[in-house]
RNA sequence: CUCUCGGUAGCCAAGUUGGUUUAAGGGGCAAGACUGUAAAUCUUGAGAUCGGGCGUUCGACUCGCCCCCGGGAGA
Numbered sequence: 001c002u003c004u005c006g007g008u009a010g011c012c013a014a015g016u017u018g019g020u021u022u023a024a025g026g027g028g029c030a031a032g033a034c035u036g037u038a039a040a041u042c043u044u045g046a047g048a049u050c051g052g053g054c055g056u057u058c059g060a061c062u063c064g065c066c067c068c069c070g071g072g073a074g075a
Stems, first nucleotide, its partner, number of pairs: 001074007011026002019058001029045005051067005
């Protein structure tokens, strides 16, 4: 330098033939139940507008371009 994959809650991670309806789930956190206390278990709840910008579109996490970060391959 080129190609390729990825970047979604503090962490992991699903979701993209563009559509609404709440952007799943795990784990963590908070509260409650249980318990002598705690753990485990159960219930409930809060937390992400989707790496950044611009564009296309009636409408973008999902498409296009540029940039940033990370993994892999090649030269």